RNA sequence: GGUUUAUAAAGAAGAGGCGAGAGAACAGGCUCUAUGACCCUCUGGCAACCUAUCGGACACGAAAAGGUGCCAAUUCCUGGUUCCGCCCUGGCGGAAUAACUAUAAAUC
Numbered sequence: 001g002g003u004u005u006a007u008a009a010a011g012a013a014g015a016g017g018c019g020a021g022a023g024a025a026c027a028g029g030c031u032c033u034a035u036g037a038c039c040c041u042c043u044g045g046c047a048a049c050c051u052a053u054c055g056g057a058c059a060c061g062a063a064a065a066g067g068u069g070c071c072a073a074u075u076c077c078u079g080g081u082u083c084c085g086c087c088c089u090g091g092c093g094g095a096a097u098a099a100c101u102a103u104a105a106a107u108c
Stems, first nucleotide, its partner, number of pairs: 001108008013043005021032003026079004044071003049067003053062003080097007
């Protein structure tokens, strides 16, 4: 890096450093940001995908030691497809699903 499976409306702070953009890609919005965002480090925390532990025949459950991950806004919203409603001929709204992305595990 590719593939597969699962999950994605919940949850989670402070300090130091840096110094201008940031929110995955493209586009349109909308937000955050010198009252210092983003990013990095330390501490703290959230969570429970995997390993170990405990209970259990199993499915699972508990706890949270270890490996990750995460700690603005639904993956911030929309942009594909299908159905429905309103209004009337093209828009608005709702639901489902796909795609994309992210994370974990396995595998190549």